RNA sequence: AGAGUUUGAUCCUGGCUCAGGAUGAACGCUGGCAGUGUGCCUUAGACAUGCAAGUCGAACGGGCUAGGAGCAGAGCUUGCUCUGUUCUUAGCUAGUGGCGAACGGGUGAGUAACACGUGGGUGACCUACCCUCAAGUGGGGCAUAACUCCGGGAAACCGGUGCUAAUUCCCCAUAGUCUCCUUACUCUUGUGUAAGGAGUAAAGAUUUAUCGCUUGAGGAUGGGCCCGCGGUCCAUCAGCUAGUUGGUAGGGUAACGGCCUACCAAGGCGACGACGGAUAGCCGACCUGAGAGGGUGACCGGCCACAGGGGCACUGAGACACGGGCCCCACUCCUACGGGAGGCAGCAGUUAGGAAUCUUCGGCAAUGGGGGAAACCCUGACCGAGCGACACUGCGUGGAGGAUGAAGGUUUUCGGAUCGUAAACUCCUGAACGAGGGACGAAAAAUGACGGUACCUCGCUAAUAGCACCGGCUAACUCCGUGCCAGCAGCCGCGGUAAUACGGAGGGUGCGAGCGUUAUCCGGAAUCACUGGGCGUAAAGGGCGCGUAGGCGGUUUGUUAAGUCCGAUGUCAAAGCGUGAGGCUCAACCUCAUAGAGGCGUUGGAUACUGGCGAGCUGGACGGUUGGAGAGGAAGGUAGAAUUACCAGUGUAGCGGUGGAAUGCGUAGAUACUGGUAGGAAUACCCAUUGCGAAGGCAGCCUUCUGGACAACACGUGACGCUGAGGCGCGAAAGUGUGGGGAGCAAACCGGAUUAGAUACCCGGGUAGUCCACACCCUAAACGAUGCAUACUUGGUGUCGGCCCGUUGGGGUCGGUGCCGGAGCUAACGCGUUAAGUAUGCCGCCUGGGAAGUACGGCCGCAAGGUUGAAACUCAAAGGAAUUGACGGGGGCCCGCACAAGCGGUGGAGCAUGUGGUUUAAUUCGAUGCAACGCGAAGAACCUUACCAGCCCUUGACAUCCUCGGAACCUUCUGGAGACAGAAGGGUGCCUUCGGGAACCGAGUGACAGGUGCUGCAUGGCUGUCGUCAGCUCGUGUCGUGAGAUGUUGGGUUAAGUCCCGCAACGAGCGCAACCCCUAUCCUUAGUUGCCAGCGAGUCAUGUCGGGAACUCUAAGGAGACUGCCGGUGAUAAACCGGAGGAAGGUGGGGAUGACGUCAAGUCAUCAUGGCCCUUACGGGCUGGGCUACACACGUGCUACAAUGGUCGGUACAGAGGGCAGCAAACUCGCGAGAGCCAGCAAAUCCCAGAAAGCCGAUCUUAGUCCGGAUCGCAGUCUGCAACUCGACUGCGUGAAGUCGGAAUCGCUAGUAAUCGUGGAUCAGCAUUGCCACGGUGAAUACGUUCCCGGGCCUUGUACACACCGCCCGUCACACCAUGGGAGUUGGCUGCACCAGAAGCAGGUAGUCUAACCUUCGGGAGGACGCUUGCCACGGUGUGGUCAAUGACUGGGGUGAAGUCGUAACAAGGUAACC
Repeated sequence: AGAGUUUGAUCCUGGCUCAGGAUGAACGCUGGCAGUGUGCCUUAGACAUGCAAGUCGAACGGGCUAGGAGCAGAGCUUGCUCUGUUCUUAGCUAGUGGCGAACGGGUGAGUAACACGUGGGUGACCUACCCUCAAGUGGGGCAUAACUCCGGGAAACCGGUGCUAAUUCCCCAUAGUCUCCUUACUCUUGUGUAAGGAGUAAAGAUUUAUCGCUUGAGGAUGGGCCCGCGGUCCAUCAGCUAGUUGGUAGGGUAACGGCCUACCAAGGCGACGACGGAUAGCCGACCUGAGAGGGUGACCGGCCACAGGGGCACUGAGACACGGGCCCCACUCCUACGGGAGGCAGCAGUUAGGAAUCUUCGGCAAUGGGGGAAACCCUGACCGAGCGACACUGCGUGGAGGAUGAAGGUUUUCGGAUCGUAAACUCCUGAACGAGGGACGAAAAAUGACGGUACCUCGCUAAUAGCACCGGCUAACUCCGUGCCAGCAGCCGCGGUAAUACGGAGGGUGCGAGCGUUAUCCGGAAUCACUGGGCGUAAAGGGCGCGUAGGCGGUUUGUUAAGUCCGAUGUCAAAGCGUGAGGCUCAACCUCAUAGAGGCGUUGGAUACUGGCGAGCUGGACGGUUGGAGAGGAAGGUAGAAUUACCAGUGUAGCGGUGGAAUGCGUAGAUACUGGUAGGAAUACCCAUUGCGAAGGCAGCCUUCUGGACAACACGUGACGCUGAGGCGCGAAAGUGUGGGGAGCAAACCGGAUUAGAUACCCGGGUAGUCCACACCCUAAACGAUGCAUACUUGGUGUCGGCCCGUUGGGGUCGGUGCCGGAGCUAACGCGUUAAGUAUGCCGCCUGGGAAGUACGGCCGCAAGGUUGAAACUCAAAGGAAUUGACGGGGGCCCGCACAAGCGGUGGAGCAUGUGGUUUAAUUCGAUGCAACGCGAAGAACCUUACCAGCCCUUGACAUCCUCGGAACCUUCUGGAGACAGAAGGGUGCCUUCGGGAACCGAGUGACAGGUGCUGCAUGGCUGUCGUCAGCUCGUGUCGUGAGAUGUUGGGUUAAGUCCCGCAACGAGCGCAACCCCUAUCCUUAGUUGCCAGCGAGUCAUGUCGGGAACUCUAAGGAGACUGCCGGUGAUAAACCGGAGGAAGGUGGGGAUGACGUCAAGUCAUCAUGGCCCUUACGGGCUGGGCUACACACGUGCUACAAUGGUCGGUACAGAGGGCAGCAAACUCGCGAGAGCCAGCAAAUCCCAGAAAGCCGAUCUUAGUCCGGAUCGCAGUCUGCAACUCGACUGCGUGAAGUCGGAAUCGCUAGUAAUCGUGGAUCAGCAUUGCCACGGUGAAUACGUUCCCGGGCCUUGUACACACCGCCCGUCACACCAUGGGAGUUGGCUGCACCAGAAGCAGGUAGUCUAACCUUCGGGAGGACGCUUGCCACGGUGUGGUCAAUGACUGGGGUGAAGUCGUAACAAGGUAACC
C1' cells in the first nucleotide's frame, strides 16, 4: 500500500466482499509449565446458609466470674470451711451515654439534566473529627433505662408500679471580636467599620501525665448553590407554557431563588430547533486510524444516581440513610389465625434466564478505615491463595552427527519421485519430578495468611502437538470416492463420470499450547468528502420569478481592538499514552523521573486582514434626457379564405372510403356546380437557423391601457449590492365546478374491416372536451435533461436591434441569437467568451438496484389527486460513455441458376430404395433443417451380423511367457440341428555341438486375452458446411487513458483485398491468381498389338501379307494466348468496349487445389486412443430366426400415362473400361434364360461387345388402346452346402393404377439442359431403377436486379454477445416470505378532569395529659397525645394521545431451472419511443 466482483472486451460511476488491528467474549478440535492481569455484557429476576460495623468499663449505674483485705455470724477437725456485709483488684458484659454507622463495598435501573466535563462565581452558604491562636471549664437541679414487682401475648414484643447513675437533660452566673435588631459611612447585595439595644457556654475521666468539654477567630478537608461553554437521534414532534414569566410582601433554608404562599402585571420559550418521542449513566480514558475522525465507557480512577416498587420524614456536622425508621403495594416465610418477620445491585454461594462468566477458601502479616488514652477489638475494604488457555508475556516437547537415501505410506510415464537426515543408530544437554537448604515483604523489639512458596544446590528421565488452510483474492497439489447427488461457499463461484473448490488419503503452506469459527467495533471506505466528493448524458439544478431572515459584499481615510496573531501566567487530579532510567534471570508486569500539543481562564502587546463606529469617493447599483426594434401582456372592435349546416336553382346515379373492402350517404334526388343565409373556431402567403417574454408561452388587422430589455449622452444619488431557507405570485396540456357556446376535430361509445383473437393500428359515425366568463387544480422529457450573479481567458463565420466613422463595396462598438473551433476541462461523448474553462458568493439537490415516489402520518384540494416521504424484505449488481461483432419487417453499393426469362422434372399413379412410426423374441447400430433420409452399405439367403431364441465353452476363436506330452497333418466311422464328443487307421518331417532347438498340435497353471459395451460433451485422425465466398491477419509506425482504430476506409476497376490512384501509414504473411492434370490447334521424336496415302502380293471379302512412317492414333517433349497489336472510353492510370490476326481472346472449357475460423456439426461401429464398465460373461462357438415385418407418413428414384409414340423388319456410327478360382469367340442344342464343347487372351493383338437413340420401310389412328406394365398363376434356367421365410433371370398366361398430376417445390446458362445407350467397382449369385465413369444426338432463354434466398463491402440503430431460434413485459395459476388496510381485541407508557387519601410534616385546636423554668402557689409558659385543615404515595372513575402485539377478510410487493395467455419494449421492434 491494496485486491476480487457488472462487460465479448474497455474506460468510468457505483455498491457488495476480502486481506489488518481489537474484545469482559462464546462455540468446535486440541491442551505441558510459569508469571502478570482478568472473569453475569442476559432477569435492577428471586434468594437457603454463613460472614460483610462496630467500639469505648479511662463517661455511667448495675450484673456475672475469679481473687485480696477488713468486719460479723455459723460449723467445728482451732485453723480451716461456709455465709453475710464494707472496701478493693482483674476479667467479661445486657443497658444508659459517646463516637462511628452519610466512609468503605455493590450496581447502572432511572436520568438528555448544571447529571457530567471544563472554566469561573458565592457581597448568597455549611463543614463533626484534625491543626493554630485567644478565652474559659463556677454553682445548682429534674428525670430515665438497666434492675425489682405485677400483667398481656403462641411469638415478635408490649403495658403498668417502684428505685438509680452519668461526659444524658435542665436552670442560674460569667463572656465576647459571636448571633439578632436599629442608625450612619464604605462598597457591586449579606464585604468592612462605628454607635446603641437584646440574646446564647461548658463535663468530666484517669495510672497525675494527659485526654476531654465550652466560646470566638483563622486554617485545612469535605460539601451546598449559581453561571459561560461542550458532548445522542427523530421536524413523519412546530408550536409550548398558569407558578407559567416578572414584580411586591411574607414564609422556608446553612444559603440565593416561584423553592413555597398571597396579591399585581401579562409575560416567558421557539427553525441558532422550544415542546414531544426514542435511546443513553457522564468523564479520565480504551480500541482503531497517517491524521482529522469513528466506535466504546468492562477492569483501574473521578463524579452522579439507585438499594424489592412507591411515598415520607426523624436523628445527625453530614442522610431524606444498601446491612436505620414509618406507611402503601407486590412477593416469600412463621403462626396457637389473634398477629408477626424479611429485603445479597456487600463477600462467598443457590436457583432462574442465557452462547456465556469462578471458591459457601486463608488472614488481618501488610496498606487503609471505625472505636479506644492504650492494650486491643472489628474490618468478605484489603492482602493472599483456589478455579477458567479468557487475555498478554516467557519457557518446553530437544541439540549435534547420521544415506543401504531402510521398512512402510503415497504416487508413477513403472525408469522413478516423495515423506526424508526425517527415523533407526551414536554422542551431548537435562522441563517435569524427588531430596536438602531457604528468603525479601517487618519498622527499635515482638508480629508472615501467602509458605516450606520464590530462589539456590544435588539427583534423575529425551521427555505432550495440535489446529486451520491449499480454485482466484491468498502462502500451499496430487490420487481415490462421489456424479447438480451428497455437500462446499467471505465475494466471485464449485458439484450434471477424468472436481487442485464436495468427502478421504499422501504431500504441502501458515500459526503453534494453541488454532479455527461466530459476534461486535475501527480500518481499508475519498462509500457523508473539515482535512477530502459530486449534480449535461452515470444518483443529483428547485418548472419560473419576486422577496423575508440569514450568508457574502467595491474604494479612501480615521478610530476601536470583538475575531485574528505574539508573549507571560493559572488550570486541565492520579493512573494511562510518549520519552529516559531502574526492579523482578528476560518479557509481560511494576517503580521513579520527565516532556509536548491542545482546551478554558487571567494579563500585557501587535493592527495587515475581517468585523464595529465616523467621514469621504464613483467604477457596482439606481435614476435623468433622447431614440428606435419587437407574435411581451390585458381589453374592445373588425376582416377575408376555408369547413359545415340550411334555403333556392341546375342536374342524374352514383358518392364516399381503402392495401383491398365494407359499414355510411343517395331516386324522398345525394356527390358535383351556382347563388344566398347562419354559426363557430382558427388566422394561409408574409414566416426565417427571425423576434419578444422570468418560465409556461406569444402570430390576421385596428384602437386603448400597460410591463420589460437595448442604444446614445456621462447630467443626478452615493454601495443604496449579490444570493435567497421559509413565504408570496405566475405556471402547457389534461381534469373539476357554475353559466354560456358548439362549425370543425375528437377520449369514451357504436358500427365496418383486419386478425387465430383485435376491447388496437385502417374506415364510417359520435358524446364529453376543445372555445368564452368566473373559480379551482399545480403537474410534464415544465429540457439547454446545464440554478442565479460577477470577473477573467486565442479565434473564424452568419444573423437581429441600436449607435459612430466612412460613402458603389467597408470598418468600429454595445446588446442579443446561431454555427465551427484553440487552450483548458471531461470517463468518454462532447463543452469551448451564450463554458461543461479559470475563480468568488449564495441557494437547491445526490449517496447501490428493486420494493417506491409506494405505505403510514401531516399539509393542500370539491374530486381526481398533489406535496412531504420511509421500512421490512430482496439482489450483486443496477448504470454512463465508447469499442468489436452479430442482428434489423434500417439505408447505400455489389455478386450468385437467387429471382426473372426459358427447358425438363418432383408433389398425383404403380414399383424400387431409404427414413419416421408402429409391430416384434429380435425387427442390431449410427446419420436427423439446409449440411440425415438410393446416407455408413462399392451389393443382409448361410457367412457378413454387431440383434433375438435355444444349445454349448471358460486362459478362452486371437497375442506373449512357463511346464509336460506329441511332428504337423490326413482319412474313415458313430452320436448330435450343429458346435462338439467318441473311436479307428495312416503319417514320423527340418536344424543340431546330440544336451536340445524352431514351427505346429494337445493338456495344465496364472499373469492375461477378449468386448461392434459407455462416453464424438475427454481425444487423435478423417469428413461435412458456410464456400472456391474474398476474405483473415501480422511487424513497425501513428492515433486513442483504454477496449481498439489506422493499414483493410475513400475514387475507379475486377471473377477476386484483382489492379491503379489517393491517403499516417510503410511493408509482410495465409487466402485470390499463377505453377499441376485432362481437353481444344500445331510441331518434333518414336512406330507395335495401332495406322494404310503411295508401291507390290493375295482373297468372295477384311492392313490379310511384303512393306511404308505420310495420315489417324498412341505417349513423351515442345510451340501457342500475353489485353501482345489497332481504335475508342477513362485521370495520361488500372481497366473496359470494339476490331484485326488466330485452332483458341480477355481466368478458352473442365479438374485437382478449400485462408483465419464457425457449427462442443459427424464419426469411440473403419482405425487409433484416455477414462469407466463386464470377466463360467456385456467374452467365445453353433443351429435357426431377424435386419426383408406393415394401418400409415415423408424423402430420393425408375417406369409410364403415349403418335416427336408403340410394335415389326432392315440398316449406320462411339468412347471409356474389365478379364486367369477370369473374359470367353466360333460351333451344336434350347422359343428363351442358358447348357455342352472349347479356339484365343495376363490383352492398343483375344474376349466381354449386339451400342442405343438415329436412318429406311411397314403397321397401329386416340382407344385405358397393339399405350402402360404392376400384380398373380404355371413352367423353367443359373449361382450356391442351401433360394420357404428371402436371389436374379427366362417362357407362356394374367393385364392393376395411371389420360401429365392441388398447395407447394427441384435442377440447369452450352457441348450445358433434355434424351439415348455403354462400361466399371462391390460381387458365388443378386443393381434395365443406386453410385462412379463413358461417349451419341443435342436445344431454349437471360429485359433486368423491384421482389424471395444466400453472400461480400460501407454506413446506421440496438436494452442482443449462448449474439433475433436473441432479449424481454404484464395478467392468471402454484409455493414461500416480509409488509399496508381491517370490524376489533389485548397490553405498556402517558395527558386532562374528578374521586380518594396511609405514613409524615406544617398550621389550627373547644378534648386529655404534663419533671426541670416563672409564680401572687390559684396557675402560667412550654410540651405530648387526640381531633381537625392543607400537601401527598397507593388506588379508583371518565375521556384522550401514543407505542407494541394480535385479527376473519383484503391490497399490492418480493422470491421461486423448465406452468397458462398473449407480444408491450429493445432494429423504423413491424402503429417511432417516451413524459
This is a predicted structure of a 1475-nucleotide RNA (small-subunit ribosomal RNA) from an uncultured bacterium. It matches the Rfam family "Bacterial small subunit ribosomal RNA".